[in-house]
RNA sequence: GGCUGCUUAGCUCAGUGGUAGAGCACUGCUCUCAUGAGGCGGGGGUCCCAAGUUCAAGUCUUGGAGCAGCCA
Numbered sequence: 001g002g003c004u005g006c007u008u009a010g011c012u013c014a015g016u017g018g019u020a021g022a023g024c025a026c027u028g029c030u031c032u033c034a035u036g037a038g039g040c041g042g043g044g045g046u047c048c049c050a051a052g053u054u055c056a057a058g059u060c061u062u063g064g065a066g067c068a069g070c071c072a
Base pairs, nucleotide, nucleotide: 001071002070003069004068005067006066007065010024011023012022013021018055026042027041028040029039030038048064049063050062051061052060
């Protein structure tokens, strides 16, 4: 230098162009003599950045950034 993949909650990850989710973590209540586990709730997101397409973009297109890998 070229190519490919990835970037979504604190962490690990889902997500057919049509209301952004799960598990763990955090937190309130319940349960227990108590702790943990269990049960019922709750909070937390400029979906890496910018532009384009579209009635509508986390998703499609282009450029940029970061990370990983392959080739030279």
A computed fold for a 72-nucleotide RNA from an uncultured archaeon, annotated as transfer RNA. Rfam family: tRNA. Gene Ontology term of the family: triplet codon-amino acid adaptor activity.